[in-house]
Context: one part of a larger RNA
RNA sequence: CUGGGCUUAAAGGGCGUGUAGGCGUCCUGAUAAGUCAGAUUUGGAAGCCCUGGGCUCGACCCAGGAAGUGCAUUUGAAACUGUCAGGAUUGAGUCAUGCAAGGGAGGACGGAAUUCCUGGUGUAGCGGUGAAAUGCGUAGAUAUCAGGAGGAAGGCCGGUGGUGAAGACGGUCCUCUAGGCAAUGACUGACGCUGAGGCGCGAAAGCGUGGGUAGCAAACAGGAUUAGAUACCCUGGUAGUCCACGCCCUAAACGGUGCGUACUAGGUGUGGGUGGCGAUAGUCAUCCGUGCCUUAGGGAAACCAUUAAGUACGCCGCCUGGGGAGUACGGCCGCAAGGUUGAAACUC
Numbered sequence: 001c002u003g004g005g006c007u008u009a010a011a012g013g014g015c016g017u018g019u020a021g022g023c024g025u026c027c028u029g030a031u032a033a034g035u036c037a038g039a040u041u042u043g044g045a046a047g048c049c050c051u052g053g054g055c056u057c058g059a060c061c062c063a064g065g066a067a068g069u070g071c072a073u074u075u076g077a078a079a080c081u082g083u084c085a086g087g088a089u090u091g092a093g094u095c096a097u098g099c100a101a102g103g104g105a106g107g108a109c110g111g112a113a114u115u116c117c118u119g120g121u122g123u124a125g126c127g128g129u130g131a132a133a134u135g136c137g138u139a140g141a142u143a144u145c146a147g148g149a150g151g152a153a154g155g156c157c158g159g160u161g162g163u164g165a166a167g168a169c170g171g172u173c174c175u176c177u178a179g180g181c182a183a184u185g186a187c188u189g190a191c192g193c194u195g196a197g198g199c200g201c202g203a204a205a206g207c208g209u210g211g212g213u214a215g216c217a218a219a220c221a222g223g224a225u226u227a228g229a230u231a232c233c234c235u236g237g238u239a240g241u242c243c244a245c246g247c248c249c250u251a252a253a254c255g256g257u258g259c260g261u262a263c264u265a266g267g268u269g270u271g272g273g274u275g276g277c278g279a280u281a282g283u284c285a286u287c288c289g290u291g292c293c294u295u296a297g298g299g300a301a302a303c304c305a306u307u308a309a310g311u312a313c314g315c316c317g318c319c320u321g322g323g324g325a326g327u328a329c330g331g332c333c334g335c336a337a338g339g340u341u342g343a344a345a346c347u348c
Base pairs, nucleotide, nucleotide: 003320004319005318006317007302008301012316014201015200016199017198021194022193023192025088026087027086028085029084030083031082033081034080035077036076037075038074039073040072042070049065050064051063052062053061054060091191092188093187094186095185096184097182098181099180103177104176105175106174107173108172109171115149116148117147118146119145120144121143125136126135162169163168206247207246208245209244210243211242215241216240220236221235222234223233258315259314260313261312262311263310266293267292268291269290270289271288272287273286274285275284276283277282297304298303321348322347323346330341331340332339333338
């Protein structure tokens, strides 16, 4: 490179947006670049193939022919691709009407609980464990009542329920703001799909500056356990966890399943909408989500099965035995931690 693959065997980029590129609906006309057909020139010799011949045969050699899938020129064809022109509406989009939602950002407010502080009641214990001890407590703890402070998190509702591209998002209200769905009509007229680079977003931990700190809690200290115990258990406890701004850019970033489009039996839940019947219950139809079961089909099997891992097409990413190794070196990025790209020797 070709081929074959990527749920679990090696392999889907963490997610989006989009540049180049690749691919792209229906109709008409033109063109003839791709494409197809014919003709011509050329395609050295030798060789290969065919026919005939020469060495006793053969290898070998000689003569002739064919082939040489190609390039070029020329004459045509016009279905398909391309290009140009014109048109269309089903793909895509816009507007109008409704709807649902923990989608995002900022602000305000409220309750429960923990902790701390002040005061009252009250007295000898509390706490903790397998059992204890460290610890707290007669300077009055624990318990209980009242008041106050402060921070963080959002019980019930809550649901294989909702929203978001992913990460993720949950008290209530307000402001700003993105996307989605349905039904009907009007409009634009292929404006589409994918997407190497690029750009943006990206849990937790971590980093910088400033703030904040109730609870929890790496590190650390003490008490236990133990042969030891740099642990598991207990008492404390600092970074951190929280906020603002700026970095980091990783993950079992998982559905371990890239995105888009079309097609291919059903059954049964559930969320959102619309329409019909009906009486509100309900029932039927339909569209968009989200689950379960199962037919065909697929699969090594497990299993997947209209939310495909089925049948196809388009585009991107990735894999090619294990270890060495996601290491070394170099480049790029980062304040650092490190990230990204990513080998080889050697070895089995």